[in-house]
RNA sequence: GGGCCGUUAGCUCAGCGGUAGAGCAGCUGGCUUUUAACCAGUUGGUCGCGCGUUCGAUCCGCGCACGGCCCACCA
Numbered sequence: 001g002g003g004c005c006g007u008u009a010g011c012u013c014a015g016c017g018g019u020a021g022a023g024c025a026g027c028u029g030g031c032u033u034u035u036a037a038c039c040a041g042u043u044g045g046u047c048g049c050g051c052g053u054u055c056g057a058u059c060c061g062c063g064c065a066c067g068g069c070c071c072a073c074c075a
Base pairs, nucleotide, nucleotide: 001071002070003069004068005067006066007065010024011023012022013021018055026042027041028040029039030038048064049063050062051061052060
C1' cells in the first nucleotide's frame, strides 16, 4: 500500500429501510433473621464520525477514525 470483517445500553450480542431490543449488570420493592437465590417493577443508547441517496437511514452509497484477519512491498 491492497482486500475482507467488525464498531448498537456499563458488558456480551441481536436487529439490517418505517418512532432501537434481549441477556447479564445497575436501581426500587417483595420474600428472607441477614446475605445469596428467587419474584415483580424500573433506569440506561448522538446505533464510531462526517457527507450523500430516500418521504423516511442502525440498515444503502462515499470518505474518515479505531480494532481484527489475510496479502503485497521495503529493509

This is a predicted structure of a 75-nucleotide RNA (transfer RNA) from a Steroidobacteraceae bacterium. The sequence is in RNAcentral, with records from ENA and MGnify. Rfam family: tRNA. Its family is annotated with triplet codon-amino acid adaptor activity in the Gene Ontology. Rfam describes the family as follows. Transfer RNA (tRNA) molecules are approximately 80 nucleotides in length. Rfam classes the family as a transfer RNA.